[in-house]
c-di-GMP-I riboswitch aptamer from a Burkholderiales bacterium, 88 nucleotides, folded computationally. It was read from a public genome assembly, where an Rfam model found it. Rfam family: c-di-GMP-I riboswitch aptamer. Gene Ontology term of the family: cyclic-di-GMP binding. The prediction has a mean pLDDT of 81.
């Protein structure tokens, strides 16, 4: 290098609730906390999917559904990339 595994050793990350803080919200950031994860590291401009809003078109009595932008998110949805420990 690749491949298969966390057996083995030191360890690592940290979901939900909850509470402050920011934001229209999706969701971020600390704090508690641990649900889980061999990459839960990194990338949202390689790609693909998803969710907020906001606007246009269509259906619907509504409520809301679908389709196009466009803004902000998600990497713990799939992936691209990099990498530790055995082991062969």
């Nucleotide at each position: 290098g690749c491949c298969c595994g966390g057996c083995u050793u030191c360890g690592g990350c940290a979901a939900a609730c909850c509470c402050g803080c920011g934001g229209a919200a999706a969701c971020g950031c600390g704090g508690c906390g641990g649900c889980g994860c061999a990459a839960a590291g990194c990338u949202a401009c390689a790609g693909g999917g998803c969710c907020u809003u906001g606007c246009g078109c269509g259906g619907g009595c509504a409520a809301c559904c679908g389709c196009g932008c466009a803004u902000g998110g998600c990497a713990g949805c799939c992936a691209g990339c990099u990498g530790u420990c055995g082991g062969c």